This is a predicted structure of a 508-nucleotide part of an RNA (small-subunit ribosomal RNA, 5' domain) from a Gemmatimonadales bacterium.
The RNAcentral record of the full RNA draws on ENA.
[in-house]
Context: one part of a larger RNA
Formats: sequence, C1' cells, structure tokens
RNA sequence: GGACGAACGCUGGCGGCGUGCUUAACACAUGCAAGUCGAACGAGGUCCAUCCAGUGGCAACACCGGAGAAGACCUAGUGGCGAACGGGUGCGUAACACGUGAGGAACCUACCCCGGACUCUGGGAUAACAGGUGGAAACGCCUGCUAAUACCGGAUACCGUCGGACCGUCGCAUGGCGGACCGACGAAAGGAUUCUGGUCCGGGAGGGCCUCGCGGCCUAUCAGCUUGUUGGUGGGGUAACGGCCUACCAAGGCAUCGACGGGUAGCUGGUCUGAGAGGAUGAUCAGCCACACUGGGACUGAGACACGGCCCAGACUCCUACGGGAGGCAGCAGUGGGGAAUCUUGCGCAAUGGGCGAAAGCCUGACGCAGCAACGCCGCGUGCGGGAUGACGGCCUUCGGGUUGUAAACCGCUUUCAGUGGGGACGAAAUUGACGGUACCCACAGAAGAAGCCCCGGCCAACUACGUGCCAGCAGCCGCGGUAACACGUAGGGGGCAAGCGUUGUCC
Repeated sequence: GGACGAACGCUGGCGGCGUGCUUAACACAUGCAAGUCGAACGAGGUCCAUCCAGUGGCAACACCGGAGAAGACCUAGUGGCGAACGGGUGCGUAACACGUGAGGAACCUACCCCGGACUCUGGGAUAACAGGUGGAAACGCCUGCUAAUACCGGAUACCGUCGGACCGUCGCAUGGCGGACCGACGAAAGGAUUCUGGUCCGGGAGGGCCUCGCGGCCUAUCAGCUUGUUGGUGGGGUAACGGCCUACCAAGGCAUCGACGGGUAGCUGGUCUGAGAGGAUGAUCAGCCACACUGGGACUGAGACACGGCCCAGACUCCUACGGGAGGCAGCAGUGGGGAAUCUUGCGCAAUGGGCGAAAGCCUGACGCAGCAACGCCGCGUGCGGGAUGACGGCCUUCGGGUUGUAAACCGCUUUCAGUGGGGACGAAAUUGACGGUACCCACAGAAGAAGCCCCGGCCAACUACGUGCCAGCAGCCGCGGUAACACGUAGGGGGCAAGCGUUGUCC
C1' cells in the first nucleotide's frame, strides 16, 4: 500500500447492487418448510331434481317429517407416484474423501424417448364401515361385512433369466461369441372411450465399483507396524469385482522415497496479495464429499442404511389418572445461551424450477420479493453567480496591523436528492403481478431538510497563543513533559479524507 462475512469510537442525507452467528454440530416455545391423484377402489357425511305422509289454505303454494337417481363438494381409509430431489451444516474425515489425466470390468437404472410382441382365465382376503370392548392419553382388542390398477393361483411367451446336453467359430486353456432344442420361472387391468397403464427387448441420461500416475498439512521428542493380516482353494454374500464374510492351506504384506502413531483440517473451481515466482485462504456463488440429538441396526424401495421414516440403547426435555406415553430447527422465521459480533415469528406462488394429476389445479420458508444493518462496493446531494467601508465577533500582534475572509450579511439565479400532487409500466402467451401506485415521467413550493472525522516534532501534508510544570498526560518507531512545550490539555488557524473518518485484529 492492498484486502476483509469484520468488531470498536465519534458522526450520519438519498439511491442501486451485493452481503449478514467466523463463537456453542449448545438447548429450543410457537407457526410454517411434502404432498398429490375420485380418470385405481369401496365407504361415511352434506347439498339436490323428484316422490310419499302430515298441518294451513278455495287454489297456486307455504311449513314440517321421511325416502332419494344422476351429479357436485367434504372427510378419513385401501391403492399409486413422490417423499433418496430441493433446503441446511462442516462434526467427522489425511482418505481414491477431493482435484486432475489415462484407463478398466464384474454391475444397476423408477420416471423419459423409439420400435416391436403380448395383455387370457380363476380365487381368497383385508382396511374403511357396523356392533361390542380396554385405556387418562398415546393407542388398541374381539366379532361381522366389502372393493380394487392391493394380494394369490392357473394358462400363454415375441422376448428375457437360470439350468442341461448339442453344433459352429475364436483361443494353448479356464472360457468368450453365435445358433437352434429341452426343462423351470416371469404379464393387470381401469375408465370420461380412445386415452392412461402392465410385461419383455433396445436407446438416452444417471449412478455404484476398481486401477495407475500426479497434486496438496505439521510432527522422528512417533521406528518398527500387521493375524483377516498378505496370497491361494472351496463355500457364502452383493446389482457387481474383491478377505466383503467364512472354513482350510501357505507365511506372507508394509516401512527412513517415512510405514505405524500423534496433532490439525471437509476438498476443489476460486478469493486476497504479488511485476512474477510464490505466499495466505476456501464466507457468499458453483461441483464433489460427509453428517442430521449421541451410538448401533436393518426395513421399504429403481434408488436410503433415509434431516422433517422405523427399531434398540443412551443423555436431555415434556405430558400422565403413575399403569404408561411424546419429542429431536446443522429447513424458514424466531427464543434463550455463548460472544467483540451477525437480520423479520413479513408478502407471494405473479415469474423460474420441483412433486402429483389426463386436465383444471393443489402443494412448494426452493425461489421471487419486501423489511432491518454505512457491513461492503458504486453513484448522487448538502447549492450556483455577484458581493470590500475587507463589517461585527473570535484569535494573534512589534499595537501600526495581520488573520478568519468573498467567508457572512446583502442582491440575483437554479431545484438534482428528499417533500407534496397527478400520470404510470416492462417483467406475462392467456380473463394470471407478491413486488407496487414501485421504477419512470410531468407539475408545484422553497436555499429550503442534509458534514463530519482524524491529524498538524521527524518519518508525514499542516503553527501560533494560553494552561500545565518529569505532574497531568502523549506515543507506531525515534521519543516529548523537570517554567518560554510547534510533541500533554484547550482555543484560533491550518492539512488530509469525506457520509464517512479513525482505531484494533488478520492475511499478502
């Protein structure tokens, strides 16, 4: 000098765009953050054309009670898809976790796209519901009824998987590829009636796994480490290779080119600095990883060992009728606590994106916006011109004057920003706009509402007076102060930056 997710002191007009718990991965009141589909299914409730009975009326009709098609709406339930995305955090991790380059074989893929083949026939339940019953509650239990694109059989098989024997071909061989045969296994239908689906094969895109080289911390006051350890065979397991697991066999494997141990740490694109080389760093945004009260486990599923799922154990909190139950903000707001320190319990699904649905649409604290904070960057304003008897006052003075100073007053002008009134968007393709009567435009009034902070001994730009008297104090270094202090305090003057200015901290 530059930089900052900064903090502190004094001060503070406006706008745009960003940024905002670096500490306790501490504990959390309250609300919201993942639902949707009636075009898969059966119920319950409400509405309702109409019908029946009664009362009133001459009648039309009115009131009341009951039944109620089609349909609409609501509510749980069965079923499907989603909930593994999106959002948060950085605890752990020194590792194929990450980055990069090159490769590999033993794999999976719901939704999407293309083409082809098939979609036949039966059955038994169960929730809801009804009745009964237990419990304070959470939640159950018994009996009975019922549906499906829920579940279970049978048939078929373009095709696929597995097994068997055969042929062709490649190979020294385990075996690979191709062909036809036999056996086993694999399909679901619904309804507004031309859509949606199911099974099988191919594609696309995504994911899991492995190897090699390289890259990036400290420590030898850590020198030896290792028994599923290193390799083999058989078996198991997985979507899949593999000590991944297991039985047996062999005795290996790693290491001063730093094994093993200890400490620290998410990695990267980037960011800051620097002429570069390098050094430091990893907030915001983006990619990957890990985690979800702590530890462990599996279930479901195409996908999880699953933040707002389940089970067990633990700590903590809450309810209780003491028998027993409920919970997990490192989602968005918000609270307490810790701290030098970090925001609103806001508006909206209008846009973009996501889930479900044929659609209308519903959901979406993702997101879009608004609010708060000079926290940062950028832009603008706080007026412009004239005005000398150089007024008054202040300060200094050699008492002549100098300076503040064209500064003020005064005269003329302008109106950015802020203010008041009027008009008023883009963002949306459509009857759809939270932002928002916002941005922007026009008019009006009046210099009106808008300047501070630090410094003035040298480094370093800017000097005098008074007070103080090694005191009180200053200070980044050198150093100032003990009676003439340009260095302390105040005043006048001056210098530098400016809605900021200084100080502290950290990095280059």
The organism belongs to Gemmatimonadales, within Bacteria. The coordinates come from a structure-prediction model, not an experiment, and the mean pLDDT is 81.